[in-house]
Context: one part of a larger RNA
Molecule: large-subunit ribosomal RNA, domain I
Organism: Nakamurella sp. UYEF19
C1' cells in the first nucleotide's frame, strides 16, 4: 500500500407510518355584483413575524336555538390582564358594523392615492379643517324645452327604474376558425368545424307541436340511450368519411298570435241639409254623429275528417245597467250560482295552515379475573355478557362489551328548500245546417348565379341555410314523397312560446378504491403558486417522521464556545430536538496476512 474480519463515521436508500392527494359513485346546489362582486392591498390582540378571523363596533358587536365547563384561534411556547352556572370559550339562524383599491361610477390617476362640486351638521370672532350623504355613463318610461324650417323633428334638460356594465371549473348556443398529421410523396380529401379567439345565456343550454315520415300498410312534437349498422351511401371510388326510416327504451304537455269579421279612439280625403246615420217593428227626436283609407286599442279567431269569417236555425239558471224616448224583441254588460284552469309555456300576486327535509344536536347494549409476558395488555389463559350495534378510528402492543362511534331511535326560536291545502287569481255559451262572398302570415315562396350545410368531394342531385338579381298563388291555393312529369300518398311554409327524459361538476355532504405513500401521489402532506428566477408575459422548487408521555439530561467536570465525560429520565438515548429503521459509494480506526 493491498486483501480480510471486528467496530466506527459520513451518507439518507430501504423498510414501517400519514397528517396529503387521485379516482368515481350518490346526494344536495348550480351563480356572485351599481344595497358595490370576483378578488386584493392596508390594518386590526397586551407583547416582533406568518397563517386564520375580522373591518376603525376590526381574532369581533346584537337577537334567537344547541351546549354545559372551562375560556382568551394556530405556528408555539412564556409571561400579564381577565372572562365563565346572572351559563362563558364554542357550534348553528338571523341581523349591525364592513377602511381603501377593483365594473370603480364626483374629476384626475404610476391599482389600494391625490384633488373636487352640492347639502345637512360639528368647529371657529372669520376662513383654513372635519364628518354624513349625494354628483359617472349608456338604455327604457315619462315630462320639461327646443334648431336649420311653419306644423314638427334633431338636439338639450329634469325625474323614476332589485334596468345594464364586471367576475364565474366545466357544460351550452351562435360568429370566425388553423397546422403538425394520415393519404407510406403532394394539391382535392383528411386531421376538423377540431384546437384557438369573440359574443351571449342558463342551471341547464339547444330543439319541439310536422309546409314530418313512410309506402299503397301505417305512424303521429322534440330530447336522450341501444339497436339499426360501419349498413345504404360517399369518396384523387385513394385514405378515410358515414346516416335514416324502423324497431326497443328513458320522458312525456301541449298551448297563443296574425288576417276577415266587428266595435271604441284618432289622423287625412269626400260629402249632403235630408234621401247617409242613431240595433230591429210603429211612432216622435237628433243632425254628419256618415262613406273610404290608415294607426291604436278592445272582442273575435287558430285549422287540414281544411279551418275560421260571414247567413239562416235549435236550446240554453237568476240578477243589475246600458243600446235617443216610449212599448215588445234583441244585443252588451255587472253580480250571484255552476263548471274549468293556474303563477314551467299560455296573465298575474301575495298571505295563511299542515307535512317532508336542510342548516346546531341528542339518546345510543354488553367484561371482569390473573399468581403468564412486558416498560405499558387490547396479547395469551380462566369464566361471561351484548347484538337492529362484529362499520371504522382512539387509546403505552391484536379492543364486539374503555373511550370517540356504529345499528336503531328522537329533535329546531330561526332561515332556506320542497309537496298538500285554504284564501286569492283567471277563463265559460252549446250545437246543426249553407257554401254565394271574404280572410288563412310578400319582397315570401319559387327561379337564376355563386357559395355553404347535408352519409352525398356537382354528381341524375332533390331536401336545408347564405348573398346578389328576379319574383307568385289564398283552397279549384300551395308544399313535399332524391332530377323531371303524371297519377296516387302526406303536410299546411314564409308569427311567437314550451316542463321532463339529456349535458357538466368551480362548490356542499357522505362513501368507495386489486389507486399513490414523500425521488410517489396535485406543482403544493411542511410559511406554495411560497422562496428563487425573468423588463414582462411567464416559469417555478426544495423540504415529512424523537418518545407512549418532553419525562426534551437537575447537579457535577473539561472546554472561550461548539461539543463532549459523568450523573439523571426513559423499555430503549448507537431514540437526545442534527432525533424511528439506518442499505451502498466514501473516510478512519484496531487485528491479523502479503508485499
Nucleotide at each position: 500500500a493491498g486483501c480480510a474480519c471486528a467496530c466506527g463515521g459520513u451518507g439518507g436508500a430501504u423498510g414501517c407510518c400519514u397528517a396529503g392527494g387521485c379516482a368515481c359513485c350518490a346526494g344536495g346546489a348550480g351563480c356572485c355584483g351599481a344595497u358595490g362582486a370576483a378578488g386584493g392591498a392596508c390594518g386590526u390582540a397586551g407583547g416582533a413575524g406568518g397563517c386564520u378571523g375580522c373591518g376603525a363596533u376590526a381574532a369581533g358587536c346584537c337577537u334567537c336555538g344547541g351546549g354545559g365547563a372551562g375560556c382568551u384561534g394556530u405556528c408555539a411556547a412564556c409571561c400579564g390582564a381577565g372572562c365563565u352556572g346572572a351559563g362563558a370559550u364554542c357550534c348553528g339562524a338571523g341581523g349591525a358594523u364592513u377602511u381603501c383599491c377593483g365594473a370603480a361610477u364626483g374629476g384626475g390617476g404610476a391599482a389600494a392615492c391625490c384633488c373636487a362640486g352640492c347639502a345637512c351638521g360639528a368647529g371657529u370672532c372669520a376662513u383654513g379643517u372635519c364628518g354624513u350623504g349625494u354628483u359617472a355613463c349608456c338604455c327604457a318610461u315619462g315630462c320639461c324645452u327646443g334648431a336649420a324650417c311653419a306644423c314638427a323633428u334633431a338636439g338639450g334638460g329634469c325625474a323614476u327604474g332589485u334596468g345594464g356594465a364586471g367576475g364565474g371549473a366545466a357544460c351550452g348556443u351562435g360568429g370566425g376558425g388553423a397546422a403538425g398529421u394520415g393519404a407510406a410523396a403532394c394539391a382535392u380529401c383528411u386531421c376538423a368545424g377540431u384546437a384557438c379567439c369573440c359574443a351571449c345565456a342558463g342551471g341547464a343550454a339547444g330543439a319541439g307541436a310536422a309546409a314530418g315520415c313512410a309506402a299503397c300498410c301505417g305512424c303521429g312534437a322534440u330530447u336522450c340511450c341501444g339497436u339499426u349498422a360501419g349498413u345504404a351511401g360517399u369518396g384523387g371510388c385513394g385514405a378515410g368519411c358515414g346516416a335514416a326510416a324502423g324497431c326497443g327504451g328513458a320522458u312525456g304537455a301541449g298551448g297563443c298570435u296574425a288576417a276577415a269579421c266587428c266595435g271604441a279612439u284618432u289622423g287625412c280625403g269626400c260629402g249632403u241639409g235630408a234621401u247617409a246615420g242613431c240595433c230591429g217593428g210603429c211612432a216622435g227626436g237628433c243632425g254628419u254623429u256618415g262613406c273610404g283609407u290608415g294607426a291604436u286599442c278592445g272582442g273575435g279567431g287558430u285549422c287540414g275528417u281544411g279551418g275560421g269569417a260571414c247567413c239562416a236555425u235549435u236550446c240554453a239558471g237568476g240578477u243589475u245597467u246600458c243600446u235617443c224616448u216610449g212599448c215588445c224583441g234583441a244585443g252588451a254588460u255587472u253580480c250571484c250560482a255552476g263548471g274549468g284552469a293556474g303563477u314551467a309555456a299560455g296573465a298575474a300576486a301575495a298571505a295563511g295552515u299542515c307535512g317532508u327535509g336542510u342548516u346546531a344536536g341528542u339518546c345510543g347494549a354488553a367484561u371482569g379475573g390473573c399468581a403468564u409476558u412486558g416498560g405499558a395488555a387490547a396479547a395469551a389463559c380462566c369464566a361471561a355478557g351484548c347484538g337492529u350495534a362484529g362499520a371504522g378510528g382512539g387509546u403505552g402492543a391484536g379492543a364486539c362489551u374503555c373511550c370517540c362511534g356504529u345499528a336503531g331511535a328522537c329533535g329546531a326560536a330561526a332561515a332556506c328548500a320542497u309537496g298538500a291545502u285554504u284564501u286569492c287569481u283567471c277563463c265559460c255559451g252549446a250545437g246543426u245546417g249553407g257554401g254565394a262572398u271574404c280572410c288563412c302570415a310578400a319582397g315570401u315562396a319559387g327561379c337564376a348565379g355563386c357559395g355553404a350545410g347535408c352519409c352525398c368531394g356537382u354528381g341524375a342531385a332533390a331536401u336545408u341555410c347564405g348573398c346578389u338579381g328576379u319574383g307568385a298563388a289564398u283552397c279549384u291555393g300551395g308544399c313535399g314523397g332524391g332530377a323531371c312529369c303524371a297519377c296516387c300518398c302526406g303536410c299546411u311554409a314564409a308569427g311567437c312560446c314550451u316542463a321532463a327524459a339529456u349535458a357538466c361538476u368551480a362548490c356542499c355532504u357522505g362513501g368507495u378504491g386489486a389507486c399513490c405513500g414523500a425521488u410517489a401521489g396535485c406543482g403544493g402532506a411542511c410559511u406554495a403558486g411560497u422562496a428563487c428566477c425573468g423588463u414582462g408575459a411567464g416559469g417555478g422548487a426544495a423540504a415529512g417522521g424523537u418518545g407512549a408521555a418532553a419525562a426534551g439530561u437537575a447537579c457535577c467536570c473539561c472546554g472561550g464556545g461548539a461539543g463532549g465525560g459523568g450523573a439523571g429520565u426513559g423499555a430503549a438515548a448507537u431514540a437526545g430536538u442534527a432525533c424511528c429503521u439506518g442499505a451502498a459509494a466514501c473516510c478512519g480506526u484496531g487485528u491479523g496476512c502479503u508485499u